[in-house]
The prediction has a mean pLDDT of 87. A computed fold for a 352-nucleotide part of an RNA from Candidatus Woesearchaeota archaeon UBA119, annotated as small-subunit ribosomal RNA, central domain.
Context: one part of a larger RNA
RNA sequence: UUGGGCCUAAAGCGUUCGUAGCCGGUUUGGUAAAUUCUCUGUGAAAUCCUUGGGCUUAACCUAAGGCGAGCAGGGGAAACUGUCAAACUAGAGAUUGGGAAGCGUUGGAGGUAUUUCAGGGGGAGCGGUAAAAUGCUAUAAGCCCUGAAAGACCACCUGUGGCGAAGGCGUCCAGCGGGAACAAAUCUGACGGUGAGGGACGAAGGCCAGGGGAGCGAAAGGGAUUAGAUACCCCUGUAGUCCUGGCAGUAAACACUGUGGGUUAGAUAUUGGAUUUCCGCAAGGAUAUCCAGUAUCGUAGCGAAGGCGUUAAACCCACCGCCUGGGGAGUACGGUCGCAAGGCUGAAACUU
Numbered sequence: 001u002u003g004g005g006c007c008u009a010a011a012g013c014g015u016u017c018g019u020a021g022c023c024g025g026u027u028u029g030g031u032a033a034a035u036u037c038u039c040u041g042u043g044a045a046a047u048c049c050u051u052g053g054g055c056u057u058a059a060c061c062u063a064a065g066g067c068g069a070g071c072a073g074g075g076g077a078a079a080c081u082g083u084c085a086a087a088c089u090a091g092a093g094a095u096u097g098g099g100a101a102g103c104g105u106u107g108g109a110g111g112u113a114u115u116u117c118a119g120g121g122g123g124a125g126c127g128g129u130a131a132a133a134u135g136c137u138a139u140a141a142g143c144c145c146u147g148a149a150a151g152a153c154c155a156c157c158u159g160u161g162g163c164g165a166a167g168g169c170g171u172c173c174a175g176c177g178g179g180a181a182c183a184a185a186u187c188u189g190a191c192g193g194u195g196a197g198g199g200a201c202g203a204a205g206g207c208c209a210g211g212g213g214a215g216c217g218a219a220a221g222g223g224a225u226u227a228g229a230u231a232c233c234c235c236u237g238u239a240g241u242c243c244u245g246g247c248a249g250u251a252a253a254c255a256c257u258g259u260g261g262g263u264u265a266g267a268u269a270u271u272g273g274a275u276u277u278c279c280g281c282a283a284g285g286a287u288a289u290c291c292a293g294u295a296u297c298g299u300a301g302c303g304a305a306g307g308c309g310u311u312a313a314a315c316c317c318a319c320c321g322c323c324u325g326g327g328g329a330g331u332a333c334g335g336u337c338g339c340a341a342g343g344c345u346g347a348a349a350c351u352u
Stems, first nucleotide, its partner, number of pairs: 004323003007306002012320001014201004021194003025088007033081001035077008048066007091191001092188003095184003103177007110154002114150008125136002162169002206247006215241002220236004258319006266297010277286003301308002325352003334345004
């Protein structure tokens, strides 16, 4: 190795782009590296196999013949793999068209609420809780009206709905940029798949520098509760949360399900595009079909079961990553990255 696995038992890198490598559509012709057939040489002796011979037989000994991978050389085959040449269009990409979208980014505009401030009214409580107290208030609070400022956020619409590779994305308008689906079948003509290393992106929190700071709010202070209360509840409140530039690179980064392709019953709902028929003056509505997405149920099959089931965990192919009892431990040491926090890589003794 023959011959295991990775939704939940250990195990899918957070995501994507892509180098090497591995794998690769249809047709024709050449070639013959790989493959295969044949011939020659080599393939020591012993062993092994066959047929004889010798010890009374056997083991044993002995003679002849045989088998034999590999290697080298000669000749043949050409289906498959490779390679060279030519061609094709079903993969992939480009083009054109009208639509859909909380996709990114930059700028501008707006909305309610909150807090604060100013002015007016008013005059004793307010706030908070299970109940209280700390707290605020006669330097006039809370409450009502008017105005201003600031920062953050974007109700309803909102949906099992949409978009994005993932993280994620929700007021409106505009600019710039990107992707997907559908339709046409105009162009290129295998240009493809995966992807060790590597690059880029990557929630929240954290770090550095400069701004900003309404609300919320780690830490901290106080009030309660309690045996205690370093908590839960209450009153305050700093970092932070926001913006700009940089660093960091982790999450239950989850569908706990890697990516791409092919094959294998259906039913229903819904989103986008295209088409058909019917109603309608029209706007529009209904109906049916196809493609792409998102969900629910379900056949075969699979699965230890839960369940999955054309969005597979079914049946196959290609490539990558990862797992090998629990603890010690994602620790130590070393390396490397980082300003640091720490990240990545990652044991053993011992124990059970």
Notes:
The sequence was found in a public genome assembly. Rfam family: Archaeal small subunit ribosomal RNA. On this family, see Cannone et al., BMC Bioinformatics 2002: "The comparative RNA web (CRW) site: an online database of comparative sequence and structure information for ribosomal, intron, and other RNAs".